The prediction has a mean pLDDT of 82.
Small-subunit ribosomal RNA from a Patescibacteria group bacterium, 1481 nucleotides, folded computationally.
RNA sequence: UUUUUUGAGAAUUUGAUCCUGGUUCAGGAUGAACGCUGGCGGUGUGCCUUAGGCAUGCAAGUCGAACGAUUGCUUGAUACCCGCAAGGGUGUUGAGCGAUAGUGGCGAACGGGUGAGUAACGCGUAGGAAUCUACCCCACGGAGGAGGAUAGCUCGCCGAAAGGCGGGGUAAUACUCCAUAAUAUCGCAAGAUUAAAGGGCGUAACUGCCUGCCAUGGGAGGAGCCUGCGUCCUAUCAGCUUGUUGGUGAGGUAAAAGCUUACCAAGGCUAUGACGGGUAGCUGGACUGAGAGGUUGACCAGCCACAAGGGAACUGAGACACGGUCCCUACAUCUACGGGUGGCAGCAACUAGGAAUAUUCCACAAUGGACGAAAGUCUGAUGGAGCGACACCGCGUGGAGGAUGAAGGUUUUUGGAUCGUAAACUCCUUUUGUCAAGUGUAGUGCUUGACGAAUAAGCUUCUGCUAACUACGUGCCAGAAGCCUCGGUAAUACGUGGGAAGCAAGCGUUAUCCGGAUUUAUUGGGCGUAAAGCGUUUCGUAGGCGGUUUGCCGCAUCUUGUUUCAAAGCCCCCGGCUCAACCGGGGAAAGGGACAAGAGAUGGGCAAGCUGGAGUUAAGUCGGGGAUGUUGGAAUUCAUGGUGGAGCAGUGAAAUGCGUUGAUAUCAUGAAGAACACCAAGGGCGAAGGCGAACAUCUAGGCUUUAACUGACGCUGAGGAACGAAAGCUAGGGGAGCGAAAGGGAUUAGAGACCCCUGUAGUCCUAGCCGUAAACGAUGCCUGCUAGCUGGUCCGAGCUUUGCUCGGGGUGGCGUAAGCUAACGCGUUAAGCAGGCCGCCUGGGGAGUACGGCCGCAAGGUUGAAACUCAAAGGAAUUGACGGGGACUCGCACAACCAGUGGAGCAUGUGGUUUAAUUCGAUACAAAGCGAUGGACCUUACCCGGGUUUGACAUGCUACCGUUUUAGUUCUGCAGAAACGUAGAAUGAUCCGCAAGGAAGGUAGCACAGCUGCUGCAUGGCUGUCGUCAGCUCUAGGCGUGAGCUGUAGGCUUAAGUGCCUCAUAGAGCGCAACCCCUAUCUAGUGUUAAAUAUUCACGAGAGACUGCCCUGAUAUAUGUCAGGGAGGAAGGAGGGGACGACGUCAAGUCAGCAUGGCGCUUAUGUCCGGGGCUACACACAUCCUACAAUGGCGAAUAACAACGAGCUUAGCGACUCGGCAACGGGAAGCAAAUCUCUGAAAUUUCGCCUCAGUUCGGAUUGAGGGCUGCAACUCGCCCUCAUGAAGUCGGAAUUGGUAGUAAUCGCGGAUCAGCAGGCCGCGGUGAAUACGUUCUCGAGUCUUGUACACACUGCCCGUCAAGUCAACAAAGUCGGGAGCACCUGAAGAUUCGCUUUGCGGAUUUAAGGCGAGCUCGGCGAUGGGGGCUAAGUCGUAACAAGGUAGCCGUUCUGGAAGGAGCGGCUGGAUCACCUCCUUU
Repeated sequence: UUUUUUGAGAAUUUGAUCCUGGUUCAGGAUGAACGCUGGCGGUGUGCCUUAGGCAUGCAAGUCGAACGAUUGCUUGAUACCCGCAAGGGUGUUGAGCGAUAGUGGCGAACGGGUGAGUAACGCGUAGGAAUCUACCCCACGGAGGAGGAUAGCUCGCCGAAAGGCGGGGUAAUACUCCAUAAUAUCGCAAGAUUAAAGGGCGUAACUGCCUGCCAUGGGAGGAGCCUGCGUCCUAUCAGCUUGUUGGUGAGGUAAAAGCUUACCAAGGCUAUGACGGGUAGCUGGACUGAGAGGUUGACCAGCCACAAGGGAACUGAGACACGGUCCCUACAUCUACGGGUGGCAGCAACUAGGAAUAUUCCACAAUGGACGAAAGUCUGAUGGAGCGACACCGCGUGGAGGAUGAAGGUUUUUGGAUCGUAAACUCCUUUUGUCAAGUGUAGUGCUUGACGAAUAAGCUUCUGCUAACUACGUGCCAGAAGCCUCGGUAAUACGUGGGAAGCAAGCGUUAUCCGGAUUUAUUGGGCGUAAAGCGUUUCGUAGGCGGUUUGCCGCAUCUUGUUUCAAAGCCCCCGGCUCAACCGGGGAAAGGGACAAGAGAUGGGCAAGCUGGAGUUAAGUCGGGGAUGUUGGAAUUCAUGGUGGAGCAGUGAAAUGCGUUGAUAUCAUGAAGAACACCAAGGGCGAAGGCGAACAUCUAGGCUUUAACUGACGCUGAGGAACGAAAGCUAGGGGAGCGAAAGGGAUUAGAGACCCCUGUAGUCCUAGCCGUAAACGAUGCCUGCUAGCUGGUCCGAGCUUUGCUCGGGGUGGCGUAAGCUAACGCGUUAAGCAGGCCGCCUGGGGAGUACGGCCGCAAGGUUGAAACUCAAAGGAAUUGACGGGGACUCGCACAACCAGUGGAGCAUGUGGUUUAAUUCGAUACAAAGCGAUGGACCUUACCCGGGUUUGACAUGCUACCGUUUUAGUUCUGCAGAAACGUAGAAUGAUCCGCAAGGAAGGUAGCACAGCUGCUGCAUGGCUGUCGUCAGCUCUAGGCGUGAGCUGUAGGCUUAAGUGCCUCAUAGAGCGCAACCCCUAUCUAGUGUUAAAUAUUCACGAGAGACUGCCCUGAUAUAUGUCAGGGAGGAAGGAGGGGACGACGUCAAGUCAGCAUGGCGCUUAUGUCCGGGGCUACACACAUCCUACAAUGGCGAAUAACAACGAGCUUAGCGACUCGGCAACGGGAAGCAAAUCUCUGAAAUUUCGCCUCAGUUCGGAUUGAGGGCUGCAACUCGCCCUCAUGAAGUCGGAAUUGGUAGUAAUCGCGGAUCAGCAGGCCGCGGUGAAUACGUUCUCGAGUCUUGUACACACUGCCCGUCAAGUCAACAAAGUCGGGAGCACCUGAAGAUUCGCUUUGCGGAUUUAAGGCGAGCUCGGCGAUGGGGGCUAAGUCGUAACAAGGUAGCCGUUCUGGAAGGAGCGGCUGGAUCACCUCCUUU
């Protein structure tokens, strides 16, 4: 380099991320089943459940050439009789061909079935010695003589039957005896012992041939026995065993052996798992997997075991025998009741069970088996056929052309798109199918021909994983779902249709196994915080591992060879069925076992050494190491005495408590017990727990230094042993202080708590238990290696000695060295790189619970499950949000000040109530004088009543109408409240075109209009709010595995993410600011409505302000920034005001402003008209107005001074004048406006009266009379005059606005509008007070910290109680199974003994039955205690933030419950301060 072989992941925890970790899916397979569907052929395969029961038929017979008989047919010979004869009959004796029961031989121990039992020499593999073997093969020798029976048969008897008994007689290859006999057997030898059968063919008859028989030896095949190794789970089974382990004698077997028995000895097995329990036939192989492995043992093949359950032997070469015998038991069956018969886990069939598994078929033609000399007979073995899509394989359901892209379906934005070349139609072919002829088989077949596209497609899926999308229906319903999940009115997830995707005579579902799962990890995982290091190990057993040199051995190890691992199967090659499945032939590799030869490194063994590991001795040193004893002072409490005299104590504040019987305070003396200030330091010692006054005694250890010695003596360590805080227990002491429990006082809704006052166990000592802790560095022990910097402590050396440098031991901090880690972090004291050994983990809950065992006086400890349930639980880090966490900062947020609201009356809006209707919406801040900038009708959407239906409005089509008149306009009638209906008259059109005609118009019809009907949670647009808060982002780069971070953090500053400096950042965008408008000053110009001038007038243009200048101060530099002051200036630090609202939040508001998807209505939810309602009224709220009076009210005087605006041809503003008290009315000039009008502003000023009253305050309410607008003023307008004259005397809790031309106060104008303003939008006049300041309230911003929150604290979440449901546990008891033990009875058979021996009796053994005491497993079980689960139950609020008393661990007490308290421990505690250390300068 080439070739071959070869391993894929995804969904789901979160707001997002990485990790840990489980769950689920995609693949393959099946002796399968179920649902829908189904054309053909080939090859396989088919009771996995009750080793439940079985009617009927068949599955093992054969041999006449072993034997005697009986019988049928054929055919001889012969005797007698009849007959003339032919011939016939009876009897005797033969032959041939058949058949049959019996005797005898061989077979029946094979073949076939099943997997109950068995955890075993049962199986697999490799070996072994003490054996047997019928039939078969080879070799060798023999086969002589004799005898007595017995079935069948016959006669008789018993019995229902099955069957049996007796008498007589008969044969053999049946049986017996004699003879012979070895290279056979026994024996040292001598010697002794042991057999047989004939039959057939042939011959004139022998000889002969075939076959059989006996003895011996060998072979082949078969069988029995023994051994090494391998062969499931469980330790909640830890000890088992008496023929047990061995020996001797005897017995026994084909054969070794406690195989059996007597005696002797006391052995044998076991943590490398004995014994016990559960489950299971084993293997070749099969499935899966990259492999290592995991699972499995259907079919085929080998072995084993079994034959209704159990036992036993007989026969035989072989059995303790599936279709044999005996006995017991259960079941079935026949019966004359006395007694019999039976065994499908052979092939079919039946029944039961079950989700489920076939024909009561054909044939011995082939292969094989039994018998026979053979023909042959038998053979449910076997060969075939039948049934089943049960599996695998193959084929087909047509092929080519064919666009009006047909009809129809579906959908649509209405244009179309799609089903779709698909169909129709034309041509072609005939696998399959149907029919026929020939040939052939046991059966299936084979060849040829004819007809006809004819006879032949379904199933599942379509949100993601996972290929494939739409419409309708439904509306958290019905339903789906493997997981995440889908469904609450626009569902690609439910159901249906259309379409699409996949596979295809099948397709899906269910069940099971492997895979994915590196999720038990040998290959190939982990243990600081995720599950996981034992509390410790100085102690140590077994086991595992082990420094260095030499020699030997050759156990492991390696190399080579031989042999074996049956066949089939897998793999490779070749071949046969048309291919394939299937089948035939050949072959290798890898691996396991055994044997032989060789190698000698490494491990091991033996032997001899070495000193580096380890240890010993010597010298020195260190320390709260341990034990015992003695001593000490301070403090506390108590007691006594003195002084003294009212409180003390305690708390957030109090109270209980103590005190005039003298407390507290203070002095003196005494007593008692416990603990040891300062020193004291993350400093020391110890294995850990732990250890602290001083001294003495005893005792253990570490380290350093230098010599000597031993010579691998080492490391780890399952079990085991020892130690082991606090609490607790037992017994005896002691008891000052503290202090569970208990009592009292507070707090509180309650307070079984936190706080306070008392106070018992306990805390202390002695002796003994307990054995657990967050027993923590959450980090096992040992050894080696891998940059450093720095601080304590102990020892030593050197030197320049109050110290420095160097070498060791121990103890801390830092670290971008490297490396590791999910990250946090660790980093020579490793969590780095390696080695050795031990312990432990495998999703969360249930549960460290139950049961059992062990330990304990008890409390309890230790070991330690399952059912059930969930799809998560968890670690680290990120961004937010939140905190009764921290730091900094801002805002009329608080504070300071002014004026109010909340009380009264009235106005307006809202809720509620009422109503025929009181239309609808808004409804925390951010609804409520809001939509509405103006509801008498209209508006109007609501109610009642009355009309109308192509419509009040738009567009299109069709038909008709009509220039002597359609539309329109005007007028008159009738009915009516009007709309509307109806009758008539008059007038009378428009546009284009030369014209014809067309458009427009009307009537009728059809399409359609229309809807303030629903959904603002389907939407657009617009708006509110946080908030005019200063924030929100991007590009490139950098950091991080990543979410993300940086930029945007730090210091200073600002109104500001405003700016400056520093900085792994450099820039940019949306926001801020500025640009825009108004306004304050000035300049020049222009204009000004009789003319002129000047402007404080108007208009546009321009100037002006920028920290520009000066001084001072602050800051790390400074020419920067900021602050303070000054000059100048109309104005000074954003001059004042406005418009302008970042990314986003609230499913905020609006379908009723408009637009719009979907849904709904269509003689009505549309539209028109009249009337009513939106204006109701016990009440509650919100926002205004007017007041309560003297800073006032009333009257008078005209004595003053504005600005913004508005105004008519659709009829406006209206001077002025006249009338009226007035509202207003009659005339009427001017003005489309810098000209005229609204328009004499008010508060103010001056004068007078009122004099503190419910008033000359206040004006509600009501009566009467008028005016205006308008078709219309009753419901329901405004105004005027007169009269009336209510509440109200400054307002509770609470709460609002305002920082300067602002608040307060005063009037004026405008929009809407016929009319109607206390509201809204604007305008000007007069014109204050206060701000120390940021502790607190509210809101906001930045940084940081904690978090179990992310719907984000209105979060999350714990426990009792109550309800439903589920599965386990305990439980008086009860029911059933299993394995043994003791005793009693004891069949058949075998062995043995005795006797009166065709047999009888006894003993031993033993199946089975009975009974007894226990063991063990399981079912049910009143009730009891806990546990799990279940949208909206009760009580509290324990935890998460400092969770409001930090939390948690162990233990003790206690309480409705979470929990609380005491003692000891931990940080996995926030915040602040101090100390130490580190980093940087």
Rfam family: Bacterial small subunit ribosomal RNA.
The sequence is in RNAcentral, with records from ENA.
Lineage of the source: Bacteria > Bacteria candidate phyla.